RNA sequence: UAGUGAUAAAGCCAAAACCAGGGUGACCUGGUGACGGAAAACUACAGGGUCUAAGUAUUUAGAUAGCCAGUUGCCAAA
Numbered sequence: 001u002a003g004u005g006a007u008a009a010a011g012c013c014a015a016a017a018c019c020a021g022g023g024u025g026a027c028c029u030g031g032u033g034a035c036g037g038a039a040a041a042c043u044a045c046a047g048g049g050u051c052u053a054a055g056u057a058u059u060u061a062g063a064u065a066g067c068c069a070g071u072u073g074c075c076a077a078a
Base pairs, nucleotide, nucleotide: 004076005075012037013036017032018031019030020029021028022027035066041071042070043069047068048067049064050063051062052061053060054059
C1' cells in the first nucleotide's frame, strides 16, 4: 500500500412510528426515537433500477443513494 473487518480503540450515522411544517405527489426539513449500518460519508449530469406528476405518443419534469452502483475516507487484530 492492497485485501480483509475483531467481544479492539476513538467515535459517527439514524429505520419504522409519532408530532410540527413544506409539496399535486413521490418525498423532504426539524424534534422524539433506534431497526440497523464498516463507509447508512459524497454523487441523481458516470450508469442502471424503482417511484411521482402531466400526457397516452415518443417523451418531459421531479423524487429516491438505508435499491444496485461510482468516488472518497477513520482505525487496525488475525

The prediction has a mean pLDDT of 85. The RNA shown here (c-di-GMP-I riboswitch aptamer) has 78 nucleotides and comes from Candidatus Izemoplasma sp.